[in-house]
This is a predicted structure of an 86-nucleotide RNA (transfer RNA) from Actinacidiphila yanglinensis. The sequence was found in a public genome assembly.

RNA sequence: GCCGGGUUGGUGGAAGGGUAGACACGGAGGCCUCAAAAGUCUCUGUCCGAGAGGGCGUGCGGGUUCGAAUCCCGCACCCGGCACCA
Numbered sequence: 001g002c003c004g005g006g007u008u009g010g011u012g013g014a015a016g017g018g019u020a021g022a023c024a025c026g027g028a029g030g031c032c033u034c035a036a037a038a039g040u041c042u043c044u045g046u047c048c049g050a051g052a053g054g055g056c057g058u059g060c061g062g063g064u065u066c067g068a069a070u071c072c073c074g075c076a077c078c079c080g081g082c083a084c085c086a
Base pairs, nucleotide, nucleotide: 001082002081003080004079005078006077007076010025011024012023018066026044027043028042029041030040031039045056046055047054048053059075060074061073062072063071
């Protein structure tokens, strides 16, 4: 340099153009208990907000589309293969 695969919350990961983060782990709080363990319920990307609610977010920058994690272009990084050099 060329080819292929990948990059999503604290972690593993789902969704293959139509509510991003399902589900699980971890975490916080409540219930139960004399207390704990176990169990159970709620919350848990991020920012603003007392709340209701709103903005932003799938490596980065663009593009297509009514709509993009998903398709297209460029770039960065990781893994594998090939080539080149020595």
Its mean pLDDT, the model's own confidence on a scale to 100, is 81. NCBI's taxonomy places the organism under Bacteria, Bacillati, Actinomycetota, Streptomycetaceae, Actinacidiphila.